[in-house]
RNA sequence: CAGGCAGGGUGGAUAAUCGCGGCUGCAGGUGUCGAAAGACCGCAGGUGAGGAAAGUCCGGGCUUCACAGGGCAGGAUGCCGGUUAACGGCCGGCGGAGGCAACUCCAGGGACAGUGCAACAGAAAUGUACCGCUGUCAGAACUGACAGUAAGGGUGGAAGGGCAGUGUAAGAGACUACCGCCCGGCUGGCAACAGCCGGGGCACAUGUAAACCCCAUCCGAAGCAAGACCGAACAGAAGCGUUGACGCGGCCCGCCAGCUUCAGGUAGGUCGCUUGAGCUGACUGGUGACAGUCAGACCAGAUAGAUGAUUAUCCACGACAUAACCCGGCUUACAGCCCUGCCUGCCCC
Numbered sequence: 001c002a003g004g005c006a007g008g009g010u011g012g013a014u015a016a017u018c019g020c021g022g023c024u025g026c027a028g029g030u031g032u033c034g035a036a037a038g039a040c041c042g043c044a045g046g047u048g049a050g051g052a053a054a055g056u057c058c059g060g061g062c063u064u065c066a067c068a069g070g071g072c073a074g075g076a077u078g079c080c081g082g083u084u085a086a087c088g089g090c091c092g093g094c095g096g097a098g099g100c101a102a103c104u105c106c107a108g109g110g111a112c113a114g115u116g117c118a119a120c121a122g123a124a125a126u127g128u129a130c131c132g133c134u135g136u137c138a139g140a141a142c143u144g145a146c147a148g149u150a151a152g153g154g155u156g157g158a159a160g161g162g163c164a165g166u167g168u169a170a171g172a173g174a175c176u177a178c179c180g181c182c183c184g185g186c187u188g189g190c191a192a193c194a195g196c197c198g199g200g201g202c203a204c205a206u207g208u209a210a211a212c213c214c215c216a217u218c219c220g221a222a223g224c225a226a227g228a229c230c231g232a233a234c235a236g237a238a239g240c241g242u243u244g245a246c247g248c249g250g251c252c253c254g255c256c257a258g259c260u261u262c263a264g265g266u267a268g269g270u271c272g273c274u275u276g277a278g279c280u281g282a283c284u285g286g287u288g289a290c291a292g293u294c295a296g297a298c299c300a301g302a303u304a305g306a307u308g309a310u311u312a313u314c315c316a317c318g319a320c321a322u323a324a325c326c327c328g329g330c331u332u333a334c335a336g337c338c339c340u341g342c343c344u345g346c347c348c349c
Base pairs, nucleotide, nucleotide: 001345002344003343004342005341006340007339008338009337010336012314013313014312015311016310017309018308020048021047023045024044025043026042028041031040032039033038050320054331055330057329058328059327060326061325062223063222064221065220074219075218076217077216078215079093080092081091082090083089094108095106096105097104098103109214110213114212115211116208117207118206130153131152132149133148134147135146136145137144138143161179162178164176165175166174180202181200182199183198184197185196186195187194188193227271228270229269230268236262237261238260239259240258247255248254279296280295281294282293283292284291285290315318
């Protein structure tokens, strides 16, 4: 320099004006409502989306309901160890696959519990001889019948462990070495597993479990429109009232036909609501996920739902996309720009 692998950051900038949602402060008692508190209005200050706020796919907090214990059904997960509040996430390993490499990918238990399926092709898909090979018989060479044979050919994603030899009529784990597989032991490792040694000729006989299924582990349900509190009006119930209640400032007279209480929880309001398994920085432990200690900041909280518009200057001319209880992940979308580490090849010193 070229090509590649892995990871991280950023997500137009500055200023002014107008407008909108929260918050804090101030002011008006001749701004409006109200008995007041206060609310609205006004002024000022400060503040106001994301890395994915998205999809709502997992996991938890929180809330209400349910719940002695056990089982069935259903769902999810599935090598080992760790991490965490928890997970199907993440980290580190193991095994397998791909790549020269950096590195990437894998639902990665069980197919001797049982059932199902394997299109087309092919003789045969789990039990079989199509071609070929060998033998016997018939027959005139050729051919036919029967028997043996999975070494060779052909079909297929997959065809009886592989390969070499011995052997044989031809063949065949029938036998032998090596490789693979299974069983046992030893060594290393927490473990998955790896290495070594010995044994078994391998009838356990193909594949498929993101087919049913079996085994193991885990899972109560619904969700902030959860839910908690306050609570009109109308209607309702009870009591007291025309023998005058309540009210008319204390009493009497007088006048009036309603008055009081309650349950329910509608309209509406308040809370839940943002101080949090959170964030930022430093240090410590750990390969790492992560954990701990110290310091610091407070960073939207609406309920028909606020982030916008205009102008000026600049540049590389700006993508995907807009909170609605919160948090940890995953997945998906994304214009451009910047940074770090590593691999391969070439050249130069």